[in-house]
Context: one part of a larger RNA
Molecule: large-subunit ribosomal RNA, domain VI
Organism: Geodermatophilaceae bacterium URHB0062
RNA sequence: CGUAAGAGACUUGAGAAGAGCUGUCCCUAGUACGAGAGGACCGGGACGGACGAACCUCUGGUGUGCCAGUUGUACCGCCAGGUGCACUGCUGGUUGGCCACGUUCGGCAGGGAUAACCGCUGAAAGCAUCUAAGCGGGAAGCUCGCUUCAAGAUGAGGUCUCUCACCGGGUCAACCGGGUAAGGCCCCCGCCCAGACCAGCGGGUUGAUAGGCCGGAAGUGGAAGCACCGCAAGGUGUGUGAGCUGACCGGUACUAACAGGCCGAGGG
Numbered sequence: 001c002g003u004a005a006g007a008g009a010c011u012u013g014a015g016a017a018g019a020g021c022u023g024u025c026c027c028u029a030g031u032a033c034g035a036g037a038g039g040a041c042c043g044g045g046a047c048g049g050a051c052g053a054a055c056c057u058c059u060g061g062u063g064u065g066c067c068a069g070u071u072g073u074a075c076c077g078c079c080a081g082g083u084g085c086a087c088u089g090c091u092g093g094u095u096g097g098c099c100a101c102g103u104u105c106g107g108c109a110g111g112g113a114u115a116a117c118c119g120c121u122g123a124a125a126g127c128a129u130c131u132a133a134g135c136g137g138g139a140a141g142c143u144c145g146c147u148u149c150a151a152g153a154u155g156a157g158g159u160c161u162c163u164c165a166c167c168g169g170g171u172c173a174a175c176c177g178g179g180u181a182a183g184g185c186c187c188c189c190g191c192c193c194a195g196a197c198c199a200g201c202g203g204g205u206u207g208a209u210a211g212g213c214c215g216g217a218a219g220u221g222g223a224a225g226c227a228c229c230g231c232a233a234g235g236u237g238u239g240u241g242a243g244c245u246g247a248c249c250g251g252u253a254c255u256a257a258c259a260g261g262c263c264g265a266g267g268g
Stems, first nucleotide, its partner, number of pairs: 001152001005163007015149004021049007033038001051106005059100004066093005071086006110144003117137004164267001166178004183263004187204002192200001209256003212252005218245003225238005
């Protein structure tokens, strides 16, 4: 921009893409078959491999503004307690998130038309012949079936709901301009299930959108100070989990979403 008014939702599916794999063992059955050795078809079941998708309950990884321990050094006047730097100084653990080494699930079944091939009926050609007319069976392949995208599918589809028929100009059903409706955008803010930007999602005081604060979960693992014990290193109590704490959960308008602007139909 189009989809012959303008909007908000929900859809149909032309078309396209994806998926499509396979092993071992058991039963049938040591049966059919075979002198024996050996050893099935058909059918049923169990467990796997690789591949793929989703997810984070478990296990594990990461976890550079979480907690603790610890070395050297500098500083905070000193002690104590801390902070900076040293790869995040090093080491142990770790919430959320993201992940796999983790978990769950998938390939199917079934229908249709067929290939090679196997047939029925059957002439040409009194026989024979699956073929010439006609009719069946038959693949991991084709098609439908499963998953995803999808009406710019210009062949531009469908359903529901909302807005209404304004003002001025005009050569008066065209067209031009204007203010609006439903609605949308900016904006703003802010955020995240989204994300390079944009977009998408959520919110904007009639408000829990983010931060702060409060509570909880979870993590770390017993803070500082004081007291006691010990010559001391250190230990114990205060405190039967202390203190601190990123993202998680809930609550609370304290802070910031203020103030405002623009676009947008008049149809046949």